[in-house]
Small-subunit ribosomal RNA from an uncultured bacterium, 1552 nucleotides, folded computationally. The RNAcentral record of the sequence draws on ENA and SILVA. The prediction has a mean pLDDT of 83.
RNA sequence: AGAGUUUGAUCCUGGCUCAGAAUGAACGCUGGCGGCGUGCUUAACACAUGCAAGUCGAGCGAGAAAGUCGACUUCGGUCGACGAGUAAAGCGGCGAACGGGUGAGUAACACGUGGGUAACCUGCCCUGGAGUGGGGGAUAACCUGGGGAAACUCGGGCUAAUACCGCAUACGUUCUCGGCACUAUGGUGCCGAGAGGAAAGCUGGCCAAUGCUUGCAAGCCAGCGCUCUUUGAGGGACCCGCGCCCGAUUAGCUUGUUGGUGGGGUAACGGCCCACCAAGGCUGCGAUCGGUAGCCGGCCUGAGAGGGUGAUCGGCCACACUGGGACUGAGACACGGCCCAGACUCCUACGGGAGGCAGCAGUGGGGAAUAUUGGACAAUGGGCGCAAGCCUGAUCCAGCAACGCCGCGUGGAGGACGAAGGCCUUCGGGUCGUAAACUCCUGUCAGUUGGGACGAAAAGCUGUCGUCAAACAGGCGGCAGUCAUGACGGUACCAGCAGAGGAAGCCCCGGCUAACUCCGUGCCAGCAGCCGCGGUAAUACGGAGGGGGCUAGCGUUAUUCGGAAUUAUUGGGCGUAAAGGGCGCGUAGGCGGCUUGGUAGGUCAAAGGUGAAAUCCCUCAGCUCAACUGUGGAACUGCGCUCAAAACCACCAGGCUUGAGGAAGGCAGAGGUGAGCGGAACUGAUGGUGGAGCGGUGAAAUGCGUUGAUAUCAUCAGGAACACCGGUGGCGAAGGCGGCUCACUGGGCCUUUUCUGACGCUGAGGCACGAAAGCUAGGGUCGCGAACAGGAUUAGAUACCCUGGUAGUCCUAGCUGUAAACGAUGAGCACUUGAUCGAGGGGACCUCCACAUCCUCUCGGUCGUAGCGAAAGUGUUAAGUGCUCCGCCUGGGGAGUAUGGUCGCAAGGCUGAAACUCAAAGGAAUUGACGGGGGCUCACACAAGCGGUGGAGGAUGUGGCUUAAUUCGAGGCUACGCGAAGAACCUUAUCCUGGUCUUGACAUGUUUGAGAAUCUUCCUGAAAGGGAAGAGUGCCUUCGGGAGCUCUUACACAGGUGCUGCAUGGCUGUCGUCAGCUCGUGUCGUGAGAUGUCGGGUUAAGUCCCUUAACGAGCGAAACCCUUGUCCCUAGUUGCCAGCGAGUCAUGUCGGGGACUCUAGGGAGACUGCCGGUGUUAAACCGGAGGAAGGUGGGGAUGACGUCAAGUCCUCAUGGCCUUUAUGACCAGGGCUGCACACGUCCUACAAUGCAAUGCACAAAGGGAAGCGACCUCGCAAGAGCAAGCAAAUCCCAAAAAACGUUGCCCAGUUCGGAUUGCAGGCUGCAACUCGCCUGCAUGAAGCCGGAAUCGCUAGUAAUCGCGGGUCAGCAUACCGCGGUGAAUGUGUUCCUGAGCCUUGUACACACCGCCCGUCAAGCCACGAAAGUGGGGUGCGCCCGAAGUCGCUGUAGCAACUAGCAAUAGAGCAAAGCGCCGAAGGUGAACUCCGCGAUUGGGACUAAGUCGUAACAAGGUAGCCGUAGGGGAACCUGCGGCUGGAUCACCUCCUU
Repeated sequence: AGAGUUUGAUCCUGGCUCAGAAUGAACGCUGGCGGCGUGCUUAACACAUGCAAGUCGAGCGAGAAAGUCGACUUCGGUCGACGAGUAAAGCGGCGAACGGGUGAGUAACACGUGGGUAACCUGCCCUGGAGUGGGGGAUAACCUGGGGAAACUCGGGCUAAUACCGCAUACGUUCUCGGCACUAUGGUGCCGAGAGGAAAGCUGGCCAAUGCUUGCAAGCCAGCGCUCUUUGAGGGACCCGCGCCCGAUUAGCUUGUUGGUGGGGUAACGGCCCACCAAGGCUGCGAUCGGUAGCCGGCCUGAGAGGGUGAUCGGCCACACUGGGACUGAGACACGGCCCAGACUCCUACGGGAGGCAGCAGUGGGGAAUAUUGGACAAUGGGCGCAAGCCUGAUCCAGCAACGCCGCGUGGAGGACGAAGGCCUUCGGGUCGUAAACUCCUGUCAGUUGGGACGAAAAGCUGUCGUCAAACAGGCGGCAGUCAUGACGGUACCAGCAGAGGAAGCCCCGGCUAACUCCGUGCCAGCAGCCGCGGUAAUACGGAGGGGGCUAGCGUUAUUCGGAAUUAUUGGGCGUAAAGGGCGCGUAGGCGGCUUGGUAGGUCAAAGGUGAAAUCCCUCAGCUCAACUGUGGAACUGCGCUCAAAACCACCAGGCUUGAGGAAGGCAGAGGUGAGCGGAACUGAUGGUGGAGCGGUGAAAUGCGUUGAUAUCAUCAGGAACACCGGUGGCGAAGGCGGCUCACUGGGCCUUUUCUGACGCUGAGGCACGAAAGCUAGGGUCGCGAACAGGAUUAGAUACCCUGGUAGUCCUAGCUGUAAACGAUGAGCACUUGAUCGAGGGGACCUCCACAUCCUCUCGGUCGUAGCGAAAGUGUUAAGUGCUCCGCCUGGGGAGUAUGGUCGCAAGGCUGAAACUCAAAGGAAUUGACGGGGGCUCACACAAGCGGUGGAGGAUGUGGCUUAAUUCGAGGCUACGCGAAGAACCUUAUCCUGGUCUUGACAUGUUUGAGAAUCUUCCUGAAAGGGAAGAGUGCCUUCGGGAGCUCUUACACAGGUGCUGCAUGGCUGUCGUCAGCUCGUGUCGUGAGAUGUCGGGUUAAGUCCCUUAACGAGCGAAACCCUUGUCCCUAGUUGCCAGCGAGUCAUGUCGGGGACUCUAGGGAGACUGCCGGUGUUAAACCGGAGGAAGGUGGGGAUGACGUCAAGUCCUCAUGGCCUUUAUGACCAGGGCUGCACACGUCCUACAAUGCAAUGCACAAAGGGAAGCGACCUCGCAAGAGCAAGCAAAUCCCAAAAAACGUUGCCCAGUUCGGAUUGCAGGCUGCAACUCGCCUGCAUGAAGCCGGAAUCGCUAGUAAUCGCGGGUCAGCAUACCGCGGUGAAUGUGUUCCUGAGCCUUGUACACACCGCCCGUCAAGCCACGAAAGUGGGGUGCGCCCGAAGUCGCUGUAGCAACUAGCAAUAGAGCAAAGCGCCGAAGGUGAACUCCGCGAUUGGGACUAAGUCGUAACAAGGUAGCCGUAGGGGAACCUGCGGCUGGAUCACCUCCUU
């Protein structure tokens, strides 16, 4: 620090995901030791048991028992002493308000921070001062009596105090009044007067003076107390500034409310409370309400700013079963106190009582989950006490838990035969791997034995010194000595001993992300954080080997921050990706021109205060290190105070004119409102003319018309809209505005001076305007025209087209408030190169005017520089550079939906979620592909022609059907006379039936035994096979044997036309002989990519030329090759024969010849070379000459990058899988030939351009030895017999046929046509039944030129005619070749098909056989509505009203004081009562939240369901937006709007 993921690829936007760190964690696997920490995050759920707050006898009275000893005894016991002034209890004091726990409540002065109290309190402690006199009456305990189950309680009697109550005295205390000084509100200091208000003693010591008997007391001294007062410290209380979560689908809240006056109350201010008076107070800087939450120091994360969090430690707050209340007290409205109410639990004798673990342990429960009913007060701290001491689940320790952090170990060195074994393998080897074994060492931890600390010195006691004191008591301080005190724990640590001995796992290995192979599995099982793996070769599942990472842990899950600049202060955006409000006016708010002076709120500087400690950081130090801990420092970015500065912001005062506005004079304009007027057109009415149609469409029909339409003329009526001008012209804020005139009226611009003097900009809420559609009421209605009706179209047509037609469109008055309300671009100001056009005004030039030109202000366009931008683009009218203000966005879907609120008559508008679901959705551009887009071009593509197919019969292939089997493959073009160049057996495939073989029919090697090889015969059988008999003895030899072959035994293995052509090689088809496909360098672009390869010409051609940011090159095209066409040279047999010779009835038959033909070698020739024209001076084209041939002369071979997972595992090769007495091998027979049918390709025909008969002529190219086979003879013929020649330019096949001559037929199912069938034959072959071919005779079917549709062909071609060959024993209408005869038409590109290039649109990229929308049906999930129903919450009204404070009353009762001898009375206390308030409870009407809910609504997701085809191309009716109506559904239609519409033409404009 980034990475993966949208695409065929790219850039951008944007979400999702990952790598990091962390945790009070949990879960899975595993687990040696130690140190330091941490440990119910859930049920503030309920709790058994024990402990957690007592202490003081130096405040007070009283005071046991057990037991021991002694005495007595009736032997039952009694008494005394010790126990012991002890225990327990009581009165009293202090403490119990600390410490410990928890986070329910609380959004608050609760907390944090900084201040204030002149508005306060404070026990114990410290400091200063003063005092502590003298009396009184009670009451617990105790005794006694009573009630009660208990808890407890009542009466009577006795008694004490540091308990309680008067009195005295008291100050510098409190209160009241008066005065003075200072002051900040109730303050401080001083003076005077009046009034009120205290106390308690205890312990120890001393007797010099007093009393009495040593001694004690008074007294004195000391200590501890007590009272009043002062001060401090620490603690508390109250007030204030600032900070402090979410929701506006919570916008208004408030009646003690806000303030005042006077009271009450409090420690104290205050509506804190009360009475009266006033009507205020809070709120958009978010009141009120709702939700959530203890706050902070800190902790986690982060570069930081921030974000998250608030365990352990520390500070504060709140709470203590729930709610209320007060009492006591210095302090509480009190965790282990009280009263009341409620819920719950327990006891009960049913009358009544008791209780509160959110203290420490522990239990149940909840939960993924969190420990021992431990030890000790030794240390630290706390309470009480003079002290000793007691208490202390605070605390210190131990136990449990890898929960976290830190440290250590599980050994070290050597050791190659690279052992065994595992895994892989190309079979060679590689790897685990120096790893092990083995050798030599070491001794941490654990084990065992022994030693052994620190934490503990205070206090106490003794002595001594100083001080208080009369003092040798005592207190305080110092010194010395002494005595003890350890839970942890015999712990840390140290030493000895033995022995490598007791101690390694977890996750991962497709990419991100370090790490790869084999086997198994076969879209199964499974994995998965994201992308995604798995459908027979899985580095992704499971196992193994190997490897990577971390390590006593490793992974997973959850959560937080980071990455995420993905809420953007630092640090984002809004034309098209999400995002500018439809437009204006304007309130609050925010921001604001130049200049002068002042102030000091912001701002800046300095100083000091505070910012607790701990934490973080730095230094040093202590545990062996570290974690941990200690010491010092820094820091704590904050707040407040004082002083200083005055530039800027702000504020106050003054000035200025440039911003803004006003005045004057002009100008342009569909700006607005109202009224009036006009012509064209349309429709209707009346009348005339006229006479059969009109209208409408792609074509029609519905409709209108002889009752006279359409057409035409005249007149009249009506409503709506305003042609031409008219224009990227004008005006307006936007919506929008278009005939003419008038009236009223808004805004803008220009010019000239002048006036005001910042008056400005923006604008949350608010108010006004706001197309079309729509609504209400009333008019109006020519045309148009949702709905509707009819006609067409169609598979259907709720549409597109047509005929009608209602609302509506128009007017008036209202409502609605939305649009693709768009420049998809908020408003304002300023700045930043230009060119050009249009509109309005002014000026200059010109003597003036007009035109032209130039300058300038304003408005409207186009092109472009820099810049910006993801790009396309934008570019002074910014999307550039800045400032100000407002609005809006944060992945897609769900959804602009639900719900709530609000507006509306309604339709509906505004505001506006969530659950759930996906990993994308999207923008721009690129390359392709596609288009019922365009342009150019080509092709037998069409057209023009010729001949066919489709109809018939037959042949052949295919499908289908059938079958025991009808083997398999090929499937649009590019399967179908294809593989198959030839299925009777064989072929042939286990396709079927049956019979057989098992190392095999075939190959190699090893092994046992036998035998030469080989041949003959017999039995059985359909054959294969099985069985048997005989003949035969080879070659080499060192004489042992060996080689080869055959049979046999056994083992490796053979074999497979078995599967996978979607694992492959090779070969092939097709686009297509189409002209394309690419590369290097350079250039352009962020990039995919482009350029080159485009453009203008030209060509068969990316062929060539020109231009040109391209220049070159390659594979293709062409050429080179073969063949054919002309000529020449050479050669001359088997071919040829002109001339010479010979011979024949005749024939190159012979001698000869090379002239010719021909043969087969070599060469020439053709190159747009020449001429003319066109063209750019080019390439090239057109015409011509010459030439056998002319523009590639004809034909062939030759097939670029690639496409179709095209075809072939059955040509061959081959991976994997399967099979092995069978899916291999052999044999016999059958099948591949099967036939209601359908299709393809052919043959023969339908006839007279023919058929038949007859005569007669002319080829080429081939084949031939298991072959071609002449002549001759026989047969009607097929053929047979005999047999010459020929391995072939020699012989044979071999007859060419059409043509041509002659004759017949005379248009008919025929002398056409030949199917079918019968009979008789022939040939091949082991064998023609299934199932061959041929011949003769006889038979003589369909068929008279073929519907829709469709095929081939442009010249020696089509058509037609025959010939040959391969295959082959035989079988050819097929296939491959050969020649003969030999046309017609076109010279074009509108259309169909296909192709190429350029361009355009695209939502396609598996690429239009694409993509994709909605209803319906099924499953599943979450949500909404819903009659209702259940529960929670918050207020409000009313009722009832506990405890209790307060108030009133106080007649029960009562010791202290007063009066009185007393009775008694008074004062006072006070029970009971009444009243206000008041918790819980009840009730009523509302509000609000949650759950359930028959039914219902849409939504998301699912398997390849149903119906259509809406969108993407002009998507076949361009699409979309708003609105309204309609319709199974997507949708359709009307009205208005937008371009985010293709195409064509024109106009205009711009650039060069």